[in-house]
Context: one part of a larger RNA
RNA sequence: GGACGAACGCUGGCGGUGUGCCUAACACAUGCAAGUCGAGCGAAGUGUUUGAGAAAGAUUUCUUCGGAUUGAUUCUUCAAAUAUCUUAGCGGCGGACGGGUGAGUAACGCGUGAGAAACCUGCCUUUCACAAAGGGAUAGCCUCGGGAAACUGGGAUUAAUACCAUAUGAAGUUUCUUUUUAGCCUUAAGAAGAAACCAAAGCGCAAAGCGGUGAAAGAUGGUCUCGCGUCCCAUUAGCUAGUUGGUGAGAUAAAAGCCCACCAAGGCGACGAUGGGUAGCCGGCCUGAGAGGGUGACCGGCCACACUGGAACUGAGACACGGUCCAGACUCCUACGGGAGGCAGCAGUGGGGAAUAUUGCACAAUGGAGGAAACUCUGAUGCAGCGACGCCGCGUGAGCGAAGAAGGCUUUCGAGUCGUAAAGCUCUGUCCUAGGGGACGAUAAUGACGGUACCCAAGGAGGAAGCCACGGCUAACUACGUGCCAGCAGCCGCGGUAAUACGUAGGUGGCGAGCGUUGUCC
Numbered sequence: 001g002g003a004c005g006a007a008c009g010c011u012g013g014c015g016g017u018g019u020g021c022c023u024a025a026c027a028c029a030u031g032c033a034a035g036u037c038g039a040g041c042g043a044a045g046u047g048u049u050u051g052a053g054a055a056a057g058a059u060u061u062c063u064u065c066g067g068a069u070u071g072a073u074u075c076u077u078c079a080a081a082u083a084u085c086u087u088a089g090c091g092g093c094g095g096a097c098g099g100g101u102g103a104g105u106a107a108c109g110c111g112u113g114a115g116a117a118a119c120c121u122g123c124c125u126u127u128c129a130c131a132a133a134g135g136g137a138u139a140g141c142c143u144c145g146g147g148a149a150a151c152u153g154g155g156a157u158u159a160a161u162a163c164c165a166u167a168u169g170a171a172g173u174u175u176c177u178u179u180u181u182a183g184c185c186u187u188a189a190g191a192a193g194a195a196a197c198c199a200a201a202g203c204g205c206a207a208a209g210c211g212g213u214g215a216a217a218g219a220u221g222g223u224c225u226c227g228c229g230u231c232c233c234a235u236u237a238g239c240u241a242g243u244u245g246g247u248g249a250g251a252u253a254a255a256a257g258c259c260c261a262c263c264a265a266g267g268c269g270a271c272g273a274u275g276g277g278u279a280g281c282c283g284g285c286c287u288g289a290g291a292g293g294g295u296g297a298c299c300g301g302c303c304a305c306a307c308u309g310g311a312a313c314u315g316a317g318a319c320a321c322g323g324u325c326c327a328g329a330c331u332c333c334u335a336c337g338g339g340a341g342g343c344a345g346c347a348g349u350g351g352g353g354a355a356u357a358u359u360g361c362a363c364a365a366u367g368g369a370g371g372a373a374a375c376u377c378u379g380a381u382g383c384a385g386c387g388a389c390g391c392c393g394c395g396u397g398a399g400c401g402a403a404g405a406a407g408g409c410u411u412u413c414g415a416g417u418c419g420u421a422a423a424g425c426u427c428u429g430u431c432c433u434a435g436g437g438g439a440c441g442a443u444a445a446u447g448a449c450g451g452u453a454c455c456c457a458a459g460g461a462g463g464a465a466g467c468c469a470c471g472g473c474u475a476a477c478u479a480c481g482u483g484c485c486a487g488c489a490g491c492c493g494c495g496g497u498a499a500u501a502c503g504u505a506g507g508u509g510g511c512g513a514g515c516g517u518u519g520u521c522c
Base pairs, nucleotide, nucleotide: 001522002521003520004519006518007517008516009515010514013394014393015392016391017390018389019387020386021352026350027349028348030347031346032345035093036092037091040090041089043087044086045085046083047082048081049080050079051078052077053076055074056073061068062067100305101304102303109230110229111228112227113226114225115224116223119222120221124218125217126216127215128214129213130212132166134164135163142155143154144153145152146151172197173196174195175194176193177192178191179190180189181188182187202210203209231277232276233275238268239267240266243265244264245263246262247261248260250258280302281301282300283299284295285294286293287292307328308327309326310325311324330341331340332339333338358384360383361382362381366380367378368377369376370375397427398426399425400424407418408417409416410415431463432459433458435456436455437454441449466511467510468509469508470507471492472491473490477506478505479504480503481502487494488493
């Protein structure tokens, strides 16, 4: 000198654009953050219409005044139809994405380059083939209970794109035989034959279509293996029994001590094993002429984690942040028998700290989930709010104006200086104030932002400058006060009676909505 997710002191006009718990991966009140599909299913309910029944009954007519008749309308029950109606349950898809954090991890975790003749892949795209005929349940509803609650038991009954056995079953899978080609040892690809095994679901104004099953390929996403690279300590020198290798069996989508039985005795290490400390890694970012050094906030990629520890289930995909089970700590409810919870999602609270924001608006846009769609959901996202926290831009006026006014300070008392500075005159309107118009972002409709940006005409210099320094380094000096005191200080050092170094004033220098200090890196 540059830089910063900064903090502190003094000061503070506007806009744009970024950015904002670096500390306690400390504990969390409250609200929201993952739902959706009625075009998979039965059922319950609501509204409307119609029909039937019971009750009440305005009104009309007749009357022997007892009543009879008519029947608008209201209420209620049942049945049917209908509705872009509602939805607790079964069922499907999605809750493995998106969002957060960096505790752990020195590791094939990450980066980079290869490999898989050792692998998986829902939704999507292309192609081929198929969908026959049945069955038994179970939520819900109803009913009887148990429990304070969370929840839960029995009975009866019902549906499906839920479940199950059967049929068909190839160019599929497995095994065997023959054969061709190729390779990288195990093998791979193709052809022929034989045996065994495995499918399916319907919905739909019945139309379009949306789905279902099997197979082949693609795309996307993932999994595994290897070469190289990846901090400090040798005041850590030896480490290792599933350890190293083999055979066989098992597990897995898949190679492999991944696991197990048996056999052998290996494997790593001064080219730093093992142990300890520290740490998420990278693209990048800061600095530097570069080499290098430092760093890993924001944005993007990968990894890991979700109160702590462990485990599996479901599923194409998890060993699953807002799923399940077990254990633990903590908090809460309780009728003491038993239950409930997990903000390292967005806001917000307490605490810690030098220190870090609103319990905001909207799904209008972009994207995501579900749905045929309409649409619903979306604290992702888009915006707004707060903070000079950073960067960038603009302003706080412009021109003329010397009797060099008053006043301050200094003075050799002549004057000098603040200083064209002010006043005054003539103007301007960036920002501002109130008024009018008013977007782009949105292809037909739909705008949170927002009556915002911007434009027009009007008003009026009005509302907008500070901070630090002035001994040398280092740009900028005098006076007074103080008297080794009070104090200053980055280094040298200053202060003991004329201090350009302390304090104040005037002046000057620097930067400027900032300035200075502290911390850290180069």
RNAcentral holds the full RNA, with entries from ENA and Greengenes. The part of an RNA shown here (small-subunit ribosomal RNA, 5' domain) has 522 nucleotides and comes from an uncultured bacterium. Its mean pLDDT, the model's own confidence on a scale to 100, is 82.